[in-house]
Context: one part of a larger RNA
RNA sequence: CUCUGCUGAAGGAACUAGGCAAAAUGGUACCGUAACUUCGGGAGAAGGUACGCCGAUUUUGGUGAUGGGAUUUACUCCCUAAGCUGAGAUUGGUCGAAGAUACCAGGUGGCUGCGACUGUUUAUUAAAAACACAGCACUGUGCAAAAUCGAAAGAUGACGUAUACGGUGUGACGCCUGCCCGGUGCCGGAAGGUUAAUUGAUGGGGUUAGUUUUCGGACGAAGCUCUUGAUCGAAGCCCCGGUAAACGGCGGCCGUAACUAUAACGGUCCUAAGGUAGCGAAAUUCCUUGUCGGGUAAGUUCCGACCUGCACGAAUGGUGCAACGAUCUGGACACUGUCUCAGCCAUGAGCUCG
Numbered sequence: 001c002u003c004u005g006c007u008g009a010a011g012g013a014a015c016u017a018g019g020c021a022a023a024a025u026g027g028u029a030c031c032g033u034a035a036c037u038u039c040g041g042g043a044g045a046a047g048g049u050a051c052g053c054c055g056a057u058u059u060u061g062g063u064g065a066u067g068g069g070a071u072u073u074a075c076u077c078c079c080u081a082a083g084c085u086g087a088g089a090u091u092g093g094u095c096g097a098a099g100a101u102a103c104c105a106g107g108u109g110g111c112u113g114c115g116a117c118u119g120u121u122u123a124u125u126a127a128a129a130a131c132a133c134a135g136c137a138c139u140g141u142g143c144a145a146a147a148u149c150g151a152a153a154g155a156u157g158a159c160g161u162a163u164a165c166g167g168u169g170u171g172a173c174g175c176c177u178g179c180c181c182g183g184u185g186c187c188g189g190a191a192g193g194u195u196a197a198u199u200g201a202u203g204g205g206g207u208u209a210g211u212u213u214u215c216g217g218a219c220g221a222a223g224c225u226c227u228u229g230a231u232c233g234a235a236g237c238c239c240c241g242g243u244a245a246a247c248g249g250c251g252g253c254c255g256u257a258a259c260u261a262u263a264a265c266g267g268u269c270c271u272a273a274g275g276u277a278g279c280g281a282a283a284u285u286c287c288u289u290g291u292c293g294g295g296u297a298a299g300u301u302c303c304g305a306c307c308u309g310c311a312c313g314a315a316u317g318g319u320g321c322a323a324c325g326a327u328c329u330g331g332a333c334a335c336u337g338u339c340u341c342a343g344c345c346a347u348g349a350g351c352u353c354g
Base pairs, nucleotide, nucleotide: 001350002349003348004346005345007343010340011339014338019335027051028050029049030048031047036041038172052094053093054092055091056090057089058088059087060086061085062084063083067079068078069077070076071074095099107333108332113327114325115324119131120130135170136169137168138167139166140165141164147156148155149154173320174319175318176317178250179249180248183247184246185243186242187241188240189239192238193237194236203227204226205225206224207223210219211218212217251269252268253267254266255265278312279309290306291305292304293303294302
C1' cells in the first nucleotide's frame, strides 16, 4: 500500500453518469395525522410524548389457607378472605451521558412519465414501460359443434351445449371512441359475361375394298386412325350490395377585417374521405438548449404553460386517474469519510524477513 471492519475536528453531496456505497430511521403504548380519493384508502402519513430500578396506593384476573353459618351430615352448600401470583393505573424516590440501553429493529415528504393492481419473464450480462390479467369488443360454432391432434380408428373440446366453447384485438376504473367501404379482406346476392373435367356436332388429314385410266396416275365407301371442337357445364373471377373494436386511410394553392398582425369568411384543384374530441417540443419535436414562467447564485435535465404537431390522435385505442412499483426522470429534509483531504485504530491475509 491492498482487502475487511471501526472512528472522527470544521463543512455536509461541494463526490459522482447517478447520494453508488455508507450513515441515518427503527420496538411497544398513547396523542396526533394533509392534499387527493374508486370513500376501501392515503396512513406506521407527517409530527410528538412515555419507557430502567426501588417503594407506596389502587383496579382487575387466577389460586384459595383460615374463620363463620346452614342443613339433606356430604369428597355438600353459602359468606369471609390471608398468602402467593398474572396484567394494568396513579404517586414518591433513585442511578447513569444515555432505561425500546446489547442483538433485533421503516429513512421521510413534494412533482412527473409509464404500467391500473397481486402476478410472469431472457436457468448463466436485460425483472422492465415487455408478457399476463379481470373487464371490453368483434368473430366462428346448434352438437356427430366450431377448432385441434391423427393416412385411419379414435381422442381433446366435454361426460360441456350459446350465461357454452374456439379464434382475434384491446387491457382495471371514469369520460369517450369521430370521418372514409375507393384499394385489400370477409359476408351476402344471383340477372348477365368468362370458365374445368365431361359430352363429341361439324369440318379436315392418313390408310384402302373398289371405280377409273392416256397405265404415269386420279378418285375413293365402310372400318381403323390423326386432328378440329359446335353443344352441355359448377364454384371462382368480372359484376351488384354490406362491413373499419376487419387490414388500413384521414389534402393542396390563393385571397380577404378601418395601424400592423392574424383570418371567423371567400375562391379554386384533387380525394373514398380529408384528422373530430382530447392531448401536444411529448418514451413522439428535426430545426432546438424553441419561447415564457417556476425552482438554483448559476438548470442541454425537471415542473407548468404556449402550439409553428419535420413526423400525436381515438380498442394498431385517446385522455384522465386513487392505490400499487427492487420501475424511469428531476427536486427537498434528515443523514453521513461520497467529497474538501486525508488521518488514526483493529483482525486475518497479501507483502518483507526467517

Background
The part of an RNA shown here (large-subunit ribosomal RNA, domain IV) has 354 nucleotides and comes from Pollicipes pollicipes. The coordinates come from a structure-prediction model, not an experiment, and the mean pLDDT is 87. Its Rfam family is "Bacterial large subunit ribosomal RNA". Its family is annotated with ribosome and structural constituent of ribosome in the Gene Ontology. The RNAcentral record of the full RNA draws on SILVA. NCBI's taxonomy places the organism under Eukaryota, Altocrustacea, Thoracica, Pollicipedidae, Pollicipes.